[in-house]
RNA sequence: GACCGACAAAGGCAAACCCGCUGCGAGGCGGGGACGCAAAACCAUGGGUCUCGCCCGAGACCGCCAGGUUGCCGAA
Numbered sequence: 001g002a003c004c005g006a007c008a009a010a011g012g013c014a015a016a017c018c019c020g021c022u023g024c025g026a027g028g029c030g031g032g033g034a035c036g037c038a039a040a041a042c043c044a045u046g047g048g049u050c051u052c053g054c055c056c057g058a059g060a061c062c063g064c065c066a067g068g069u070u071g072c073c074g075a076a
Stems, first nucleotide, its partner, number of pairs: 004074002012037002017032006035063001041069003045066003048061005
């Protein structure tokens, strides 16, 4: 350094649900809250699911699966 992922250390993120705002909608944002997460950081690239419209187009979800980029620590 890479692989790897500990009954290690320092931390981090935040499901469902509730409240508020926002969008035609899927959903998004903020607060509360924790089911979980070694990338639950980012990217819509390939699948997948979902929404709106209408003829074939635009969108949503990265915590659905893969892929790419980057990152903390250093046991076996």

A computed fold for a 76-nucleotide RNA from Planctomyces sp., annotated as c-di-GMP-I riboswitch aptamer.
It matches the Rfam family "c-di-GMP-I riboswitch aptamer". Gene Ontology term of the family: cyclic-di-GMP binding.
The model forms 95% of the base pairs in the Rfam consensus.
The organism belongs to Planctomyces, within Bacteria.
Its mean pLDDT, the model's own confidence on a scale to 100, is 87.